Overview: This is a predicted structure of a 524-nucleotide part of an RNA (small-subunit ribosomal RNA, 5' domain) from a metagenome. The RNAcentral record of the full RNA draws on SILVA.

[in-house]
Context: one part of a larger RNA
RNA sequence: GGAUGAACGCUAGCGGCAGGCUUAACACAUGCAAGUCGAGGGGUAACGAUAGUGCUUGCACUAGGCGACGACCGGCGAACGGGUGAGUAACGCGUAUGCAACCUACCUAUAACAGGGGGAUAGCUUCCGGAAACGGAAUUUAAUACCCCAUAGUACCUAAGUAUCGCAUGAUAUUAAGGUUAAAACUUCGGUGGUUAUAGAUGGGCAUGCGUGCCAUUAGCUUGUUGGUGAGGUAACGGCUCACCAAGGCAACGAUGGCUAGGGGGUCUAAAAGGAUGGUCCCCCACACUGGUACUGAGACACGGACCAGACUCCUACGGGAGGCAGCAGUGAGGAAUAUUGGUCAAUGGGCGAGAGCCUGAACCAGCCAUGCCGCGUGCAGGAAGAAAGCCCUACGGGUUGUAAACUGCUUUUGUAUGGGAAGAAAAAGAGUUACGUGUAACUCCCUGACGGUACCAUACGAAUAAGCACCGGCUAACUCCGUGCCAGCAGCCGCGGUAAUACGGAGGGUGCAAGCGUUAUCC
Numbered sequence: 001g002g003a004u005g006a007a008c009g010c011u012a013g014c015g016g017c018a019g020g021c022u023u024a025a026c027a028c029a030u031g032c033a034a035g036u037c038g039a040g041g042g043g044u045a046a047c048g049a050u051a052g053u054g055c056u057u058g059c060a061c062u063a064g065g066c067g068a069c070g071a072c073c074g075g076c077g078a079a080c081g082g083g084u085g086a087g088u089a090a091c092g093c094g095u096a097u098g099c100a101a102c103c104u105a106c107c108u109a110u111a112a113c114a115g116g117g118g119g120a121u122a123g124c125u126u127c128c129g130g131a132a133a134c135g136g137a138a139u140u141u142a143a144u145a146c147c148c149c150a151u152a153g154u155a156c157c158u159a160a161g162u163a164u165c166g167c168a169u170g171a172u173a174u175u176a177a178g179g180u181u182a183a184a185a186c187u188u189c190g191g192u193g194g195u196u197a198u199a200g201a202u203g204g205g206c207a208u209g210c211g212u213g214c215c216a217u218u219a220g221c222u223u224g225u226u227g228g229u230g231a232g233g234u235a236a237c238g239g240c241u242c243a244c245c246a247a248g249g250c251a252a253c254g255a256u257g258g259c260u261a262g263g264g265g266g267u268c269u270a271a272a273a274g275g276a277u278g279g280u281c282c283c284c285c286a287c288a289c290u291g292g293u294a295c296u297g298a299g300a301c302a303c304g305g306a307c308c309a310g311a312c313u314c315c316u317a318c319g320g321g322a323g324g325c326a327g328c329a330g331u332g333a334g335g336a337a338u339a340u341u342g343g344u345c346a347a348u349g350g351g352c353g354a355g356a357g358c359c360u361g362a363a364c365c366a367g368c369c370a371u372g373c374c375g376c377g378u379g380c381a382g383g384a385a386g387a388a389a390g391c392c393c394u395a396c397g398g399g400u401u402g403u404a405a406a407c408u409g410c411u412u413u414u415g416u417a418u419g420g421g422a423a424g425a426a427a428a429a430g431a432g433u434u435a436c437g438u439g440u441a442a443c444u445c446c447c448u449g450a451c452g453g454u455a456c457c458a459u460a461c462g463a464a465u466a467a468g469c470a471c472c473g474g475c476u477a478a479c480u481c482c483g484u485g486c487c488a489g490c491a492g493c494c495g496c497g498g499u500a501a502u503a504c505g506g507a508g509g510g511u512g513c514a515a516g517c518g519u520u521a522u523c524c
Base pairs, nucleotide, nucleotide: 001524002523003522004521006520007519008518009517010516013376014375015374016373017372018371019369020368021334026332027331028330030329031328032327035076036075037074040073041072043069044068047067048066050063051062052061053060054059055058083287084286085285092212093211094210095209096208097207098206099205102204103203107200108199109198110197111196112195113194115149116148117147118146125138126137127136128135129134155180156179157178158177160175161174162173163172164171165170185192186191213259214258215257220250221249222248225247226246227245228244229243230242231241232240262284263283264282265281266277267276268275269274289310290309291308292307293306312323313322314321315320340366342365343364344363348362349360350359351358352357379410380409381408382407390401392399393398415461416460417459418458420457421456430445431444432443433442434441435440436439468513469512470511471510472509473494474493475492479508480507481506482505483504489496490495
């Protein structure tokens, strides 16, 4: 000098853009953050349409599955999105490869198929237990829930043949034989769904080379350990697991141990080499009160799922139960220190749905904070008797503050007022018409803005509303007076202060930055 997720002191007019618990991965009151589909199903708790009855004529009761829909069965989603950095020195990350060792719901393309039958169960109803959480029994019922049979090839299994190719195991194509595995319907008749196979797309899994902290005042480490055979297991290779066999494997090119740490793109600095760093944004990883386990599923060993154990908090009728903000707000605590218990789904994106739509603390916005960067303003011109007054200094002549003020003229950014005009971000979706086999395309109509009556524009007003902070011995731009008297104090280094202090404190003046300026901390 530059930099910062900064803090502290003094000060503070406005706007734009960004950023905002670096500490206790400490504990959490309250609300919200993952639902959706009635075009899968049985149904009807609430609401409404409709019908009836009663009367206190605007209410009550009854009926009714038409609109809708609580709870329930079923499907899809909940593995995304959002948070945090505790752990991890590791194939975790980065990079380059490989899988002749793998999976992939939804989506796309192609091909084929969808025949027949069965038994339950939730809900509802009736009981029972319990303080509660909730649980039990009986009767009955549906499905795109579940089960069985049939059908079956380019799938799978068994064991063969042929051809081509390769990188040892083999791969691909093809032929014949035996065996095994599918399905679901709904409909407003427009449509929407189902099953199997192959290929694609997307996402993932696994393996390998190289790179990726500090300590040798850590030198030896290892028994599923290293390899083999066989088996099991997995989507898949593999000591991944197991039985048997062999005795290996790693290590001064640093094993093992200890300490520290999420990694990268990047960021800061520097001429570069390098050094430092990893907050915001993007990619990857890990975690979800602590430890462990699996279930479901295409996908989890699952933040707002389950079970067990533990610590903690809460409820209890003492028998037993409930909970997990490292989601968004918010509270306490810790700390030098870090924001609102806000608005909207209008846009973008996500889930479900045929769609309308519903949900979405993702997201978009607003609020708070000079935390940073950028921009604007605090007026402009004239005005000397160069003594307006005053302060300060003085050699008492004067000098200085100083064109500064006053005064004259001008302008109107910000501002204030008016509430006058007024956005863009919006096209989709929906409805209709036309074209072609479907779905798409074109055209037409109509609807939709949280921010927000905001930005912006216009009109009126009038210099009106707006300057501080640090420094002035040298480094280092800027000097005098008074006070103090090795005191009080200053100080980044050198050093100032013991009676003439440009170094302390005040004043006048000056210098530098400026809505900021200094200090502290940290990095180059």